About this RNA
This is a predicted structure of a 74-nucleotide RNA (transfer RNA) from uncultured Sporosarcina sp.
């Protein structure tokens, strides 16, 4: 230079055959257990879904294009 996958919460990843408010574990806060820590139980915060454009009534999902990050092939 060609090709192909990946980007979604701090971290790790679900979600993609287009439709409700975009969720889970782990972490963070705060409460409650406890003489106190832990674990264990509740809550709640936290997102331009990599930007930018297009398509649609409607885009995390679809099509362009750019950046990055990872494989193969020359």
């Nucleotide at each position: 230079g060609g090709c192909g996958g990946c980007g979604u919460a701090g971290c790790u990843c679900a979600g993609c055959u287009g439709g409700c408010u975009a969720g889970a574990g782990c972490g963070u806060c705060c409460g409650g257990u406890u003489c106190a820590u832990a674990c264990c139980c509740g809550u709640a915060a936290g997102g331009u879904c990599g930007g930018g454009g297009g398509u649609u009534c409607g885009a995390c999902u679809c099509c362009c294009u750019c950046c990055g990050c990872c494989g193969c092939c020359a």
Record summary: Model confidence (mean pLDDT): 81 of 100. Rfam family: tRNA. Rfam classes the family as a transfer RNA. Rfam's curators write: Transfer RNA (tRNA) molecules are approximately 80 nucleotides in length. It was read from a public genome assembly.